The part of an RNA shown here (large-subunit ribosomal RNA, domain I) has 550 nucleotides and comes from a metagenome.

[in-house]
Context: one part of a larger RNA
RNA sequence: AGCGCAUAGUGGAUGCCUUGGCACUAGAAGCUGAAGAAGGACGUGACGAACAACGAAAUGCUUCGGGGAGCAGUAAGUAUGCUUUGAUCCGGAGAUGUCCGAAUGAGGGAACUCACCUAUGGUAAUGCGUAGGUAUCAUUAAGUGAAUACAUAGCUUAAUGAGAGCAACCCAGUGAACUGAAACAUCUUAGUAACUGGAGGAAAAGAAAGAAAAAUCGAUUUCCUUAGUAGUGGCGAGCGAAAAGGAAAAAGCCCAAACCAAUCUUAGGAUUGGGGUUGUAGGACCUUACAAUAAGAGUGAGAAAUUCAUAAUAUAGUUGAACUGGUUGGGAAGCCAGACCAAAGAAGGUGAUAGUCCUGUAAAUGAAAUAUUAUGAACUCUGUAGGGUAUCCUGAGUACGACGAUACACGUGAAAUUUUGUCGGAAUCAACGGGGACCAUCCCGUAAGGCUAAAUACUCUCUAGUGACCGAUAGUGAACAAGUACCGAGAGGGAAAGGUGAAAAGAACCCCGGGAGGGGAGUGAAAUAGAAUACUGAAACUAUGUGCUU
Numbered sequence: 001a002g003c004g005c006a007u008a009g010u011g012g013a014u015g016c017c018u019u020g021g022c023a024c025u026a027g028a029a030g031c032u033g034a035a036g037a038a039g040g041a042c043g044u045g046a047c048g049a050a051c052a053a054c055g056a057a058a059u060g061c062u063u064c065g066g067g068g069a070g071c072a073g074u075a076a077g078u079a080u081g082c083u084u085u086g087a088u089c090c091g092g093a094g095a096u097g098u099c100c101g102a103a104u105g106a107g108g109g110a111a112c113u114c115a116c117c118u119a120u121g122g123u124a125a126u127g128c129g130u131a132g133g134u135a136u137c138a139u140u141a142a143g144u145g146a147a148u149a150c151a152u153a154g155c156u157u158a159a160u161g162a163g164a165g166c167a168a169c170c171c172a173g174u175g176a177a178c179u180g181a182a183a184c185a186u187c188u189u190a191g192u193a194a195c196u197g198g199a200g201g202a203a204a205a206g207a208a209a210g211a212a213a214a215a216u217c218g219a220u221u222u223c224c225u226u227a228g229u230a231g232u233g234g235c236g237a238g239c240g241a242a243a244a245g246g247a248a249a250a251a252g253c254c255c256a257a258a259c260c261a262a263u264c265u266u267a268g269g270a271u272u273g274g275g276g277u278u279g280u281a282g283g284a285c286c287u288u289a290c291a292a293u294a295a296g297a298g299u300g301a302g303a304a305a306u307u308c309a310u311a312a313u314a315u316a317g318u319u320g321a322a323c324u325g326g327u328u329g330g331g332a333a334g335c336c337a338g339a340c341c342a343a344a345g346a347a348g349g350u351g352a353u354a355g356u357c358c359u360g361u362a363a364a365u366g367a368a369a370u371a372u373u374a375u376g377a378a379c380u381c382u383g384u385a386g387g388g389u390a391u392c393c394u395g396a397g398u399a400c401g402a403c404g405a406u407a408c409a410c411g412u413g414a415a416a417u418u419u420u421g422u423c424g425g426a427a428u429c430a431a432c433g434g435g436g437a438c439c440a441u442c443c444c445g446u447a448a449g450g451c452u453a454a455a456u457a458c459u460c461u462c463u464a465g466u467g468a469c470c471g472a473u474a475g476u477g478a479a480c481a482a483g484u485a486c487c488g489a490g491a492g493g494g495a496a497a498g499g500u501g502a503a504a505a506g507a508a509c510c511c512c513g514g515g516a517g518g519g520g521a522g523u524g525a526a527a528u529a530g531a532a533u534a535c536u537g538a539a540a541c542u543a544u545g546u547g548c549u550u
Stems, first nucleotide, its partner, number of pairs: 001549009015535001016499002020470002022467007029459002031165002039100003042055003046078002050074002052059001061094006070082003105114003115134007136162009169200001170198005180187001184234001210217002221248004231239002252451003255395001259274006279429001281394004285388006295382004306378010317365003323338005339356002341345001347359003400424006407417001410436001431446005486493002509520004
C1' cells in the first nucleotide's frame, strides 16, 4: 500500500406511524356589500416574537338557551385572578367594531394629510374634543332658470337605486396563434384560449308563421339511440347533423289593437279603467241562453298582493346495555378459565391486540331564540256556451328582394332556413309564412310584443360518510409561525423543514473542567430512548484495531 474482518463514527436509506392531503357519495347551502363587503394595516394580554381570537367597550360586552367543575387559546413557566350567587366551554340573537379598502367631503405614494356645514362639550379667549352630514351616476319629484317673449338647456334640493367582491357553472360582445393537413394559402386548431360586459342559484331556451308526409305529432330542456349514418370537405386533413323511437320532467299564461267610459287636449291625439289575446281562425260589434255567492285558482310564471296558527327540520345537547380471576410482562386489551350484553361486534383512545375500562355506537329524546319547509285559516283574483258575418282589429321601414357578410353539420354550392351593414320595399284573412333552388297542387302554421317551474350544469362552502387513493423526495406548493422564509425594480417566482418516552419520571447529588462537554449516581422496560441530530438507523465515506498478501 492492497484485500478482508471487527469495533466505533458519520449519514439518514428502509421499516413502522399520521395530525395533512387526494378522489368521490349523500344531504344542505349557493351569495356578501354604502346599515360600508371581500381583503388588509395597526393595535388589544401582567410577561419578547409568531399564529389564532378580538377592536380604543379590543384574549372581550349584553341577553336567551345548553352544560356542570374547574378555568384564564397554541404554550410550558411565574404572578394575579375568576368560579356551585354556576365560571371556562357550546349554540341563537344583539352591542361595540380604530384606519385603509367600491371608499364615497377634498387630496393621496392604501392603511396618511387637509377641510367645510349642523348640533354639542370645554376654555377668559384662541387652539381643542364629541355626534351627524358633505362623492359620482341613473330615475322620479319639487324649486329655480340663460342666449330668447313663451319655453328649453342648465342649476339647486329631496327621495329611491346603483357602484365593489365572489371557486366553478351560464348568457352575450371582441376574438388569436402554436398545431394538423406529414410543406402551405381555403380548411383545421376554434368560435377554443384570452380579454370585456351581465345574471342566477342555476343560467339559457320555451308554449309553433314548428316537425313532418300518417287522414301523424303537439312548448322548452337533458340523457340513450338514430350514427360516425345522411351530408359537408384543397371531396385532403378533417368536420358532422336531424325526424322518428325509448326515458327524465311536465304547465301554461299575459299584453298591443278593434270597441266603450272618464280625464286632459295644441282638437292631431294622450293617459287611466273596462274589453280582448287566436288558426277547426279568434276578437270587437249585434243577438240568445245560463250562472253569483257557486265553482276554481293564487300570493315563487300569469293580474296583483301576506299575516297568523300548528307541525317538522336545521343551528347547542341528554339518556344510553354488558367482566371478573389467573398467567407472562415495565405495562394486558395478549394467553388460560369461567361469565354477560347485543335495536349497541362502527370507530377512536387507554403502558401490546378491549363488544362488556373511557369517548362513543344502536335506539330513544331535547330548543328560550333565529332560519327553512309543509299544512290550515284569514285574505285576494276569475263568467261560460251558442248564433249572425255588413263593418272594424289581429305587432311596418316589418316581411321580403338585391349586393356584402354571418349562423346553421352544410366551405356559394342547385342552397332553402337564421341574423343584418347598404339600397329598395309589401300584403292585411278572398290574407300571410313554411314544407332544402323555383313553380303548381296539397298539407302544416299565424312572424315582426312579453313572462314561465321541473327534469340539466357547477362546487369557494357546511355536515355526515366512503376508498383494491398517498403515507413525509409520496400526497396539495404547504402534515411544521406556507403562499411563509428567500429571490426579483416589478409582473412574478417560491422552498426546506414530521416522530424522546406509556408517563418528563427531562437526569437531585458527587467528580474533572473557565466553559462546553464528559465520568459516576439516579429515572426508566430500554439512555447505543438524553433532549443543537433523541423510534428504527442500510450504504457510500472516516477512524481505530486486527488477519492475509507484497
Its mean pLDDT, the model's own confidence on a scale to 100, is 83. It matches the Rfam family "Bacterial large subunit ribosomal RNA".